This is a predicted structure of a 77-nucleotide RNA (c-di-GMP-I riboswitch aptamer) from Sphingobium chungbukense. Of the family's consensus pairs, 94% are formed in the model. The organism belongs to Sphingobium, within Bacteria. The sequence was found by an Rfam model in a public genome assembly.

RNA sequence: CUGAAAAAAUGGCAAACCGGCGGUGACGGCGGGACGCAAAACCUCCGGUCUCAACGCGAGAUAGCGGGGCUGCUGAA
Numbered sequence: 001c002u003g004a005a006a007a008a009a010u011g012g013c014a015a016a017c018c019g020g021c022g023g024u025g026a027c028g029g030c031g032g033g034a035c036g037c038a039a040a041a042c043c044u045c046c047g048g049u050c051u052c053a054a055c056g057c058g059a060g061a062u063a064g065c066g067g068g069g070c071u072g073c074u075g076a077a
Base pairs, nucleotide, nucleotide: 005074012037013036017032018031019030021028022027035064042069043068045067046066047065048062049061050060051059052058
């Protein structure tokens, strides 16, 4: 330097649920809380699922459903 995702370390994030707040809704945000996560950082480009509206266009949600893009910690042989 490359680099598997084994081990260890330093740290990080935070499902369900609970309490407020926002939204018609899917759901989001804050606080508590940890099921898990090596990209559970970021991006709706593709597929899936879901919501509103409607049977047609459309508008949205989910990046912790998967793929893809992009950046990145540690560093066995």
It matches the Rfam family "c-di-GMP-I riboswitch aptamer". About the family: GEMM was predicted in a large-scale screen for bacterial structured RNA regulatory elements. Rfam links the family to the GO term cyclic-di-GMP binding.